RNA sequence: UGUCCGAAAGGGCAAACCACUCGAAAGGGUGGGGCGCAAAGCUAGAGGGCCUUCCCCGCCGGGAUGCGGAAAGGCAGCCAGUUGCCGAA
Numbered sequence: 001u002g003u004c005c006g007a008a009a010g011g012g013c014a015a016a017c018c019a020c021u022c023g024a025a026a027g028g029g030u031g032g033g034g035c036g037c038a039a040a041g042c043u044a045g046a047g048g049g050c051c052u053u054c055c056c057c058g059c060c061g062g063g064a065u066g067c068g069g070a071a072a073g074g075c076a077g078c079c080a081g082u083u084g085c086c087g088a089a
Base pairs, nucleotide, nucleotide: 005087006086012037013036017032018031019030020029021028022027035077041082042081043080047079048078049075050074051073056069057068058067059066
């Protein structure tokens, strides 16, 4: 110095839940909160997976509701890709 790795220190992020808010929903934003996290940083037009269904397609039906299909909507705190702080054993 590098790789694996994860003791310490200084910091960092922030699940559930609550309030307000955007959204059809999934989900997002802000504040509170703190379960956890060494990448819980970034990437969701170019890997896989998962969630939702306004519109659309099919079915039923008098109609509405409903059932099935389907991202162009989402999730990076599912795997993945990529960049990276500190330095005990």
The prediction has a mean pLDDT of 85. Predicted 3D model of an 89-nucleotide RNA (c-di-GMP-I riboswitch aptamer) from a Planctomycetota bacterium. NCBI's taxonomy places the organism under Bacteria, Pseudomonadati, Planctomycetota. The sequence was found by an Rfam model in a public genome assembly. The model forms 95% of the base pairs in the Rfam consensus.